[in-house]
This is a predicted structure of a 317-nucleotide part of an RNA (large-subunit ribosomal RNA, domain IV) from an uncultured archaeon. It matches the Rfam family "Archaeal large subunit ribosomal RNA". The prediction has a mean pLDDT of 86.
Context: one part of a larger RNA
RNA sequence: CUCUAUCUAGGGAAUUCGGCAACAAUAGCCCUGUAUCUUAGGUAUAAGGGGUGCCUGCAAUGGAGAUUGCAGGCUGCAAUGACAAAGGGGGUCCGACUGUUUACCAAAAACACAGGUGACUGCUAGCCAGCAAUGGUGUGCAUAGUCGCUGACUCCUGCUCACUGCCAGUACGUGAAACUCCCGUCCAAGGGAACUAAGCGCUGGUGAAGAGCGGGCCUAACUCUGAGGCUCUCACGGUAGCGUAAUACCUUGUCGGUUGAAUGCCGACUUGCACCAACGGAGUAACGAGAUCCCUACUGUCCCGGAUAGAGGCCUG
Numbered sequence: 001c002u003c004u005a006u007c008u009a010g011g012g013a014a015u016u017c018g019g020c021a022a023c024a025a026u027a028g029c030c031c032u033g034u035a036u037c038u039u040a041g042g043u044a045u046a047a048g049g050g051g052u053g054c055c056u057g058c059a060a061u062g063g064a065g066a067u068u069g070c071a072g073g074c075u076g077c078a079a080u081g082a083c084a085a086a087g088g089g090g091g092u093c094c095g096a097c098u099g100u101u102u103a104c105c106a107a108a109a110a111c112a113c114a115g116g117u118g119a120c121u122g123c124u125a126g127c128c129a130g131c132a133a134u135g136g137u138g139u140g141c142a143u144a145g146u147c148g149c150u151g152a153c154u155c156c157u158g159c160u161c162a163c164u165g166c167c168a169g170u171a172c173g174u175g176a177a178a179c180u181c182c183c184g185u186c187c188a189a190g191g192g193a194a195c196u197a198a199g200c201g202c203u204g205g206u207g208a209a210g211a212g213c214g215g216g217c218c219u220a221a222c223u224c225u226g227a228g229g230c231u232c233u234c235a236c237g238g239u240a241g242c243g244u245a246a247u248a249c250c251u252u253g254u255c256g257g258u259u260g261a262a263u264g265c266c267g268a269c270u271u272g273c274a275c276c277a278a279c280g281g282a283g284u285a286a287c288g289a290g291a292u293c294c295c296u297a298c299u300g301u302c303c304c305g306g307a308u309a310g311a312g313g314c315c316u317g
Base pairs, nucleotide, nucleotide: 001312002311003310004309005308006307007306008305010303011302014301019298028052029051030050031049032048037042039152053074054073055072056071057070058069059068060067061066075079087296088295089294090293091292092291093290094288095287099111100110115150116149117148118147119146120145121144126137127136128135129134153283154282155281156280158213159212160211163210164209165206166205167204168203169202172201173200174199180193181192182191183190214232215231216230217229218228241275242272253269254268255267256266257265258264
C1' cells in the first nucleotide's frame, strides 16, 4: 500500500450521473391516533405520540395451567437490553391489478390478463396435421370452436370507400384448351371462326379492414388577432381530448413555483419541425425489486482523515 471487518469528534449528501454503498436509521407487541384521494373495498402498521424489565400485594376471569387489570417498590447509560425485526412522506410518467420473460450481461413501460370488438363456421362445419386414408379441436355444436386487433374501470371513440384488400351483384365487354363449323389438292400438320369457366372489366357495399385526414390571399373604428370572405385542390381535409410531451428540431421555448444559485422537477401557456381517437384518445383509486424530482430522518458518500483486528503484498534472513 491492497483486501476483509469494527469504531469514529464536529458537520450532515457539501460526495456522486444518481444517497450507489452502509442493519447508519426504522423495526416486535400493547395503547392512542391517523390526512389526502377513492372504484367506498381501500389507502392504513398511513403519518405522529406513549408504554415495554424485575419484585410484592390486591382484584377479575378460568376446571386447572394461566391471562388481564390496579396499587406500591427495585436496578442499570440502556428492560422487544443479545438474536430476530418496515425508514417515512409528497409530485409526475408508464403499465390497471396477481402473474410471465431473454437458463448464463436486460424483469421492464415488454408478454399475459379479465373486459371490449371484428372475421370465419349450421356440423360430412370452420380451423389445424397429413400426398392420402385418417386424426386433433371434440365424443364439443354458435352461451361453441378457430383467427385477428385492443387490453381493468370511467368519459368517449370524429371525417374519408379515391387507392389496396375483402364481400355481394352483373343485362353487357374481355376471356384458354377441348367439342362444333370453315379453310387447308385426299389425309395430316397448321390457320380461322363461333361458344364458354374462373378471373378481370363494370355496378355497389365495407374503417374496432390495410390505410389517409391540405395550400394561398384578404378582412373588425390604435395595434394585435381573425369570427368571416375569395381562390386552388382532394376521397375526406385532424373532430373531442391532450400538448415543449417516454412524442418539440429551433430549445436551457415563455411565465409561475421549488434553490443562495436549477439544461432538473412540478403547474400553466401553446405558433403540435413531426399528438390524436381499439397500431385506441384522455383520465384514474389500488398495485410496482419500473422511470424521474422533492422533503424528512439517518449516516465515513463526503469535508478528511484516523484508530483497532486479521489476511495479502513489500523488505531482510